[in-house]
Context: one part of a larger RNA
RNA sequence: GCCGGCGACUUAUAGGCACUGGCAGAUUAAGCCGGGAAUGGCGAAGUCAAAGCGAAAGCGAGUCUGAAUAGGGCGUUAGUCAGUGUUUAUAGACCCGAACCCGGGUGAUCUAACCAUGUCCAGGAUGAAGCUUGGGUAACACCAAGUGGAGGUCCGAACCGACUGAUGUUGAAAAAUCAGCGGAUGAGGUGUGGUUAGGGGUGAAAUGCCAAUCGAACCCGGAGCUAGCUGGUUCUCCCCGAAAUGUGUUGAGGCGCAGCGGCAAUGAUUAUAGCUGGGGGGUAAAGCACUGAUUCGGUGCGGGCUGCGAGAGCGGUACCAAAUCGAGUCAAACUCUGAAUACCCAGUGCACACAUUGCCAGUGAGACGGUGGGGGAUAAGCUUCAUCGUCAAGAGGGAAACAGCCCAGACCACCAGCUAAGGUCCCCAAAUCAUCAUUCAGUGAUUAAGGAGGUGGGAGUGCAGAGACAACCAGGAGGUUUGCCUAGAAGCAGCCAACCUUAAAAGAGUGCGUAAUAGCUCACUGGUCAAGCGCUCCUGCGCCGAAAAUGAACGGGGCUAAAUGAUGUACCGAAGCUGUGGGAUAUGCAAAUAUCGGUAGGGGAGCGUUCUGUUGUAGUUAGAAGCAUCAGCGAGAGCAGGUGUGGACGAAGCAGAAGUGAGAAUGUCGGC
Numbered sequence: 001g002c003c004g005g006c007g008a009c010u011u012a013u014a015g016g017c018a019c020u021g022g023c024a025g026a027u028u029a030a031g032c033c034g035g036g037a038a039u040g041g042c043g044a045a046g047u048c049a050a051a052g053c054g055a056a057a058g059c060g061a062g063u064c065u066g067a068a069u070a071g072g073g074c075g076u077u078a079g080u081c082a083g084u085g086u087u088u089a090u091a092g093a094c095c096c097g098a099a100c101c102c103g104g105g106u107g108a109u110c111u112a113a114c115c116a117u118g119u120c121c122a123g124g125a126u127g128a129a130g131c132u133u134g135g136g137u138a139a140c141a142c143c144a145a146g147u148g149g150a151g152g153u154c155c156g157a158a159c160c161g162a163c164u165g166a167u168g169u170u171g172a173a174a175a176a177u178c179a180g181c182g183g184a185u186g187a188g189g190u191g192u193g194g195u196u197a198g199g200g201g202u203g204a205a206a207u208g209c210c211a212a213u214c215g216a217a218c219c220c221g222g223a224g225c226u227a228g229c230u231g232g233u234u235c236u237c238c239c240c241g242a243a244a245u246g247u248g249u250u251g252a253g254g255c256g257c258a259g260c261g262g263c264a265a266u267g268a269u270u271a272u273a274g275c276u277g278g279g280g281g282g283u284a285a286a287g288c289a290c291u292g293a294u295u296c297g298g299u300g301c302g303g304g305c306u307g308c309g310a311g312a313g314c315g316g317u318a319c320c321a322a323a324u325c326g327a328g329u330c331a332a333a334c335u336c337u338g339a340a341u342a343c344c345c346a347g348u349g350c351a352c353a354c355a356u357u358g359c360c361a362g363u364g365a366g367a368c369g370g371u372g373g374g375g376g377a378u379a380a381g382c383u384u385c386a387u388c389g390u391c392a393a394g395a396g397g398g399a400a401a402c403a404g405c406c407c408a409g410a411c412c413a414c415c416a417g418c419u420a421a422g423g424u425c426c427c428c429a430a431a432u433c434a435u436c437a438u439u440c441a442g443u444g445a446u447u448a449a450g451g452a453g454g455u456g457g458g459a460g461u462g463c464a465g466a467g468a469c470a471a472c473c474a475g476g477a478g479g480u481u482u483g484c485c486u487a488g489a490a491g492c493a494g495c496c497a498a499c500c501u502u503a504a505a506a507g508a509g510u511g512c513g514u515a516a517u518a519g520c521u522c523a524c525u526g527g528u529c530a531a532g533c534g535c536u537c538c539u540g541c542g543c544c545g546a547a548a549a550u551g552a553a554c555g556g557g558g559c560u561a562a563a564u565g566a567u568g569u570a571c572c573g574a575a576g577c578u579g580u581g582g583g584a585u586a587u588g589c590a591a592a593u594a595u596c597g598g599u600a601g602g603g604g605a606g607c608g609u610u611c612u613g614u615u616g617u618a619g620u621u622a623g624a625a626g627c628a629u630c631a632g633c634g635a636g637a638g639c640a641g642g643u644g645u646g647g648a649c650g651a652a653g654c655a656g657a658a659g660u661g662a663g664a665a666u667g668u669c670g671g672c
Base pairs, nucleotide, nucleotide: 001672002671003670004669005668006667011091012090013089014088015087016086017085018084019083020082021081022080023079025048026047027046031042032041033040052059053058062074063073064072065071094232095231097229101222102221103220104219105218106217112196113195114194115193116192117191118190119189120188121186123155124154125153126151130147131146132145133144134143135142159183160182161181163180164179165178166177167176198214200210201209202208207216235606236605237604238603239602240601245258246257247256248255249254259363260362261360262359263358264357265356266355267354274348275347276346277345278344279343285337286335287334291331292330293329295327296326297325298324299323302320303319304317305316306315307314308313366391367390368389369388370387371386372385373384374383375382396407397406398405411582412581413580414579416578417577418576422572423571424570425557426556427555431569433568434567435566436565437564438563444559450544451543454541455540456539457538458537459536460535461534462533463532471528472527473526474525475524477501478500479499483495484494507522511520512519583596584595585594586593587592607661609658610657611656612655613654614653619649626645627644628643629642630641632639633638
């Protein structure tokens, strides 16, 4: 892991409610009788009901409040005893699951420390004190050689330890092996016997160790501790069908009440989408009349700076600027204004709902999308409200794939039809459809600021057969190198001025150039040519901008339409709608009409298992149960039959009682 068996809402008592039954007041309890564990007979003690209201005195179909005869509150309705179901409470109370806490015991054969008594430490090195001899001293001191054999001394086996690395890691081993490593006469190692015990011991102290267990050992008991937590909870069909919100909570993943669901009873035409009529508002927008903010201009109180004056004071000002005027703006906490919606009231009014009461729940983690806001960075598959939708609890078609997007709500069957979203070249069902445009970028099939004689459309304006625009040929001069400045300044460093003449035209000069000149060129003019040429704005589709890690955001092939915009007609396309047949539910006399997705959850109807009564039954060796197999019936749980096997039991129907249905619980036992 698989298969098989076992495996979880029980029982008692007391309440609530519903249904069924008895009686109409209901009923017995303990106990007694009896052969009695009888479903029999006694047994009114007690309980509920029969009158309520008030704190009470009290009054009474009323009473309390009150000054009240008013108003208002509570009353003025048949119950009761059993059975069944459901639910609540108390009990282990649906099952399994702690870590802990407490009581009484068992442990120092492991290990910690101590006590008693034994035992062990190859070999080598170093050479303390003391002593001896010699030297030395007045005598010591001192020096040298020898002797000696000290030491938590040195090197290094046994022994004890455990610093590093590798191996091992379902190991050879629940801590080892291999290669190195530390101590090795000491605070040394070790044998045997003994002592200390869990709110404790022991500890050269690590919360270490106390039998592979230690921030409090182990065993049994309290004990089925408790678990607002996790997991699991077993047959079928039918009807309805939520919530993830408000509020309170030592509350936040739990509860209470309300909201939303179910069932039952009752109830007025009440409720309701829509329509009609009537309302209040201060949001969106807008506005600047208030409160504030705010740009420019006019006038300019006051101030600054400044002139004159001894001062008083009188002037100036290209500075700041109150207030006011004109023009232009901004606001969640501004409003002279002011919608759409929404909301309220009344009338009318589909499907169908609605209200009240009782009982039974679940929910109180929501998710994404659209819209209106707050927080954040007008970030987040972010967070928090409001409102609507979907998912949750919703299958089907589309979006390549894709809970929350688009279409659409699945009772069952069909090799019938029509459509929605979305599509119609092939994958792939259906147009290689029609008409008019656009795009050349594979744009389509990724983004911006910004950039560009890409290209289509529109508007305006200027020039043009008295010849435009472009190109080519020619001219582009004189006063003059204007004046100033300057080393120089001659059209062309810079400053001022910008005239006159000749002319078809030519600037006191558009650019290049020179040290300054020179030179080239332009404006401007003539000629050649011959028909349109410039500029500005709006707009459609494209281009660049455009860099990421396998090739990799058209689903692919591939497409110049099979792309984009507009128009039109066909067709395809779903569990939608229709058709045909069938089932169920509700209403209904019927005909018929409507309904039948569904988690939590509520309600209803059934199937099957074991045992009991009927039952010493029907049946059964002419073959029971069980097992295997074949085909049949039922909407399903399931039911009946044939054949084989098996070899002795054993129904159906009608009732009753439960150890009553397994796929999940890191379930449990067995097998493989």